This is a predicted structure of a 343-nucleotide part of an RNA (small-subunit ribosomal RNA, central domain) from Capsicum annuum. Taxonomically the source falls in Capsicum (Eukaryota, Gunneridae, Solanaceae, Capsiceae). Rfam family: Bacterial small subunit ribosomal RNA. The full RNA is in RNAcentral, with records from SILVA.
Context: one part of a larger RNA
């Protein structure tokens, strides 16, 4: 270089944004770098393939190829370039709409716990069964009141929103994205994306608050041959808030992003249109079943089908996502990433 893969066998980066690069809609004109045809020159000799000879051996003759390069000439479909246009891709504007999208305030109710007071008396709690534990210094139960923190029952759904992580009580302010629709506007401004930059659950770290419940560690009680566990009683960090780090997850749809094309049927979310019977149609999502197609399972108009563009990654198991070096981090560690050896 040619070729094969990436849902489950090794393999899609956690997600986005965007630089270089790659790639890119329709029509016309010009040009001739690439491209295509033709001609010429060159491509030393030896060598190579061929022919015909000679010969002990060395050797000698003829004509060919040499896919390349240079120059000249011709063509203008494709591609590159320049110019002038177009509207279907992309964007902008008007109207309508849905939503737990994000940030910051305020407010509410239920429940747990604690405290105060009243009533009231002997148990409560917990388990497979118990015990540790709480209780005549009056518990559990019950009534009323107060404090404080965290989470927001029902609605709730295969539902909705968001790039992913994720997002649910009510309400206010600020703010981002999206869908439909008819017309207007701009005129290829697009797609992807190495590096770079930003976001990124939980746990963890730093400083300062907060601390109701839960609860690593630790302690005790059980169980057991043992029990550094499962069960129980307590309980620190943490969980919560503010600010800053960390940068990882089965970060999963184990399925990169984008565009186009493809048999039917059913349910559902949001618009629009039409009928008005509560049906039909379109677009944008969320699901189910299935034809063709795809090697298996299965996927199947949100493809794992048919095609194209760009990109990450894979190449037997172990050693090993380890060592060393480097970069980042307070640290924990993260990123990058081998080899010997062995089967």
């Nucleotide at each position: 270089c040619u070729g094969g893969a990436c849902a489950u066998a090794a393999a899609g980066g956690g997600c986005a944004u965007g630089u270089a690069g790659g790639u890119g809609g329709u029509a016309a004109a010009u040009c001739a770098g690439g491209u295509u045809g033709a001609a010429a020159g060159u491509g030393a000799a030896a060598g190579c393939a061929g022919c015909a000879a000679a010969a002990a051996a060395c050797u000698g003759g003829c004509g060919g190829a040499a896919u390349g390069c240079u120059c000249u000439u011709a063509a203008a479909a494709c591609u590159a370039a320049u110019u002038c246009a177009c509207u279907u891709g992309a964007g902008u504007g008007a109207g309508a709409c849905a939503g737990u999208g994000g940030a910051g305030g305020g407010u509410g109710g239920a429940a747990u716990u604690u405290c105060a007071u009243g009533u009231g008396u002997a148990g409560g709690g917990g388990u497979g069964a118990a015990a540790u534990c709480c209780g005549g210094a009056g518990a559990u139960c019950u009534a009323c009141g107060a404090a404080g923190g965290a989470a927001u029952g029902c609605c709730a759904a295969a539902a909705g929103c968001a790039a992913a992580g994720g997002c649910a009580a009510c309400u206010c302010u600020c703010u981002a994205g999206g869908u439909c629709c008819c017309u207007a506007u701009c005129g290829a401004u697009g797609c992807u994306a190495a590096g770079g930059u930003g976001c990124g659950a939980a746990a963890g770290c730093a400083u300062g608050g907060g601390g109701a419940g839960c609860g690593a560690a630790c302690a005790g009680g059980a169980u057991u041959a043992g029990a550094u566990a499962c069960c129980c009683u307590a309980g620190u960090a943490g969980u919560c808030c503010a600010u800053g780090c960390c940068g990882u997850a089965a970060a999963c749809g184990a399925u990169g992003a984008g565009u186009g094309u493809u048999c039917a049927c059913c349910c559902u979310u949001g618009u629009u249109c039409u009928a008005c019977g509560u049906g039909g149609a379109u677009c944008a999502g969320g699901g189910g079943c299935c034809c063709a197609g795809c090697a298996a399972u299965g996927c199947a108009u949100g493809a794992a089908a048919c095609a194209c563009u760009c990109u990450a990654c894979c190449u037997g198991g172990g050693g090993a996502g380890u060592a060393c070096a480097g970069u980042c981090g307070u640290a924990a560690g993260a990123c990058c990433a081998a080899a010997a050896c062995u089967c």